[in-house]
RNA sequence: CUUGUUAAUAGCAAACCUACCGUGAGGUAGGGACGCAAAGCCAAGGGUCAGACAUUUCUACCAAAAAUGUUCUGAUAGCCUGGUUGCCAGGG
Numbered sequence: 001c002u003u004g005u006u007a008a009u010a011g012c013a014a015a016c017c018u019a020c021c022g023u024g025a026g027g028u029a030g031g032g033a034c035g036c037a038a039a040g041c042c043a044a045g046g047g048u049c050a051g052a053c054a055u056u057u058c059u060a061c062c063a064a065a066a067a068u069g070u071u072c073u074g075a076u077a078g079c080c081u082g083g084u085u086g087c088c089a090g091g092g
Base pairs, nucleotide, nucleotide: 001091002090003089004088011036012035016031017030018029019028020027021026034078040084041083042082044081045080046079047076048075049074050073051072052071053069054068055067056066057065
């Protein structure tokens, strides 16, 4: 530098349940394991999601509802890309 088929050592922990935090997406802790060779860390780009706002549709009007977004604020690193650090084993 490169690879992760097998083995070993160690590690993480989806869904779901309980408690707490948050308007929400979601987060934290405990239980629990679907999986993970970076499922360690970083919201820079794209995606998705939430809230707000705006516009449109509808309506006599307002409200509500629905849809949309060169908007704003967030969430997600277990959606992808990118950045960064690193264990074990094999190869160079």